[in-house]
RNA sequence: AAUAUUCUUUGGGGCGGAGUGAAAUUCUCCACCGGCAGUGAAAGUCUGCGAAGAAAGCCUUGCUUUCCCGAACGGGUGUGAUUCCCGUACCGACGGUAUAGUCCGGAUGAGAAAAGAAAACU
Numbered sequence: 001a002a003u004a005u006u007c008u009u010u011g012g013g014g015c016g017g018a019g020u021g022a023a024a025u026u027c028u029c030c031a032c033c034g035g036c037a038g039u040g041a042a043a044g045u046c047u048g049c050g051a052a053g054a055a056a057g058c059c060u061u062g063c064u065u066u067c068c069c070g071a072a073c074g075g076g077u078g079u080g081a082u083u084c085c086c087g088u089a090c091c092g093a094c095g096g097u098a099u100a101g102u103c104c105g106g107a108u109g110a111g112a113a114a115a116g117a118a119a120a121c122u
Base pairs, nucleotide, nucleotide: 001122005118006117007116008115009114010113016030017029018028019027031102032101033092034091035049036048037047038046044090045089053067054066055065056064057063058062072088073087074086075085076084094105095104096103
């Protein structure tokens, strides 16, 4: 000095207006939101990961493995952009409830990862 490793902290946003109705933040019209890392240059829609869901196993209340896992085009600038700019689109787990990306719940959970601290062998 770096690393294995350990610890601490952080770590997801959004229904406002109108209409119909007995009832809708769930339907209709308009509105609003966008986890983490990567990528020649900044990404909800590219690549990968996480969360959610399913199954099996362990020997058992949590972990592992497997499966599953949404959606973008056109134009412009540029050495370089499916990432920027312009335009027009599209997508969004499970349970509850008048059909939910935005409400309530599992969840004071989990977590990709980020920052900081400590730190042996060498």
A computed fold for a 122-nucleotide RNA, annotated as FMN riboswitch aptamer (RFN element).